[in-house]
RNA sequence: AGGGACGUAGUUUAGUGGUAGAACUAAGGUCUCCAAAACCUUCGGUGUGGGUUCGAUUCCUACCGUCCCUG
Numbered sequence: 001a002g003g004g005a006c007g008u009a010g011u012u013u014a015g016u017g018g019u020a021g022a023a024c025u026a027a028g029g030u031c032u033c034c035a036a037a038a039c040c041u042u043c044g045g046u047g048u049g050g051g052u053u054c055g056a057u058u059c060c061u062a063c064c065g066u067c068c069c070u071g
Stems, first nucleotide, its partner, number of pairs: 001070007010024004018054001026042005047063005
């Protein structure tokens, strides 16, 4: 330099056009003499810009970041 894959919650991840889910973590509560465990509840997210569309995490494009391949 060229080509390819990926980017969703603090972490690991699901979601192929119609209100974004789960587990773990965190906070609060129930229980307990206390604590742990268990159970209940809550908080928290689509890398950035643009385009297509009535509607975009999803399709297109550029950039940014990570990884892989070729030279």

Notes:
A computed fold for a 71-nucleotide RNA from a Candidatus Altimarinota bacterium, annotated as transfer RNA. It was read from a public genome assembly. It matches the Rfam family "tRNA". By type it is a transfer RNA. The coordinates come from a structure-prediction model, not an experiment, and the mean pLDDT is 84.